[in-house]
Lysine riboswitch aptamer from Anaerosolibacter carboniphilus, 191 nucleotides, folded computationally.
The organism belongs to Anaerosolibacter, within Bacteria.
It matches the Rfam family "Lysine riboswitch aptamer". Rfam's curators write: Riboswitches are metabolite binding domains within certain messenger RNAs that serve as precision sensors for their corresponding targets. Rfam links the family to the GO term lysine biosynthetic process.
RNA sequence: UUGUGUCUUAGAGGUUGCGAUCGACAAAGAGUACUUUUGGUUAGGUCCAGGGAACCGUUUAUACCAAAAGGAAAGGUGUCUUCGCCGAAGCAAAUAUUCCACCCUCGGAAUAUUCGCUGGGACUGUGCUGAAAAAGCAUAGGACUGUCAUCGAUAAAUCACCCAGUUUAUCGACGAAGCGCUACUACACAC
Repeated sequence: UUGUGUCUUAGAGGUUGCGAUCGACAAAGAGUACUUUUGGUUAGGUCCAGGGAACCGUUUAUACCAAAAGGAAAGGUGUCUUCGCCGAAGCAAAUAUUCCACCCUCGGAAUAUUCGCUGGGACUGUGCUGAAAAAGCAUAGGACUGUCAUCGAUAAAUCACCCAGUUUAUCGACGAAGCGCUACUACACAC
């Protein structure tokens, strides 16, 4: 110097990279939920659902229907701002804790840990969630895109010249996965 392995530090994929917002504005939610008044109806009513407890009511409804007047919000979305980043992040399963009006079951939501899968974004189909022709998640498809390996072609460099070999770059084919890739630092081993 080269190669292999471990480690450190810093980066790349994208102008639709990922995620979150102290917030501001906007659309939609929605003339919905709900409140009041009038009229009607009847004996039941109160949690996402079922059961129990407790409470209220039983012709004066707190349930239900109609009309009139008034009339929201949350989750989710877009833009702006700001921040953290490149297993960024997302999802499945298990465990623990908390919440959803008192208890149980079921269901849902949030957080943490363990383990597994996914390189990335978009489009289309299907399913779930959702008010939704929004968006999210899962899955499948054919393209696109980044990385590396292998093969082929071309060009340049290396070599006294040529061939061959090696290195770099471009194009093409094909395969793989982020526990990856590129560069750097340190150590160990081999030559």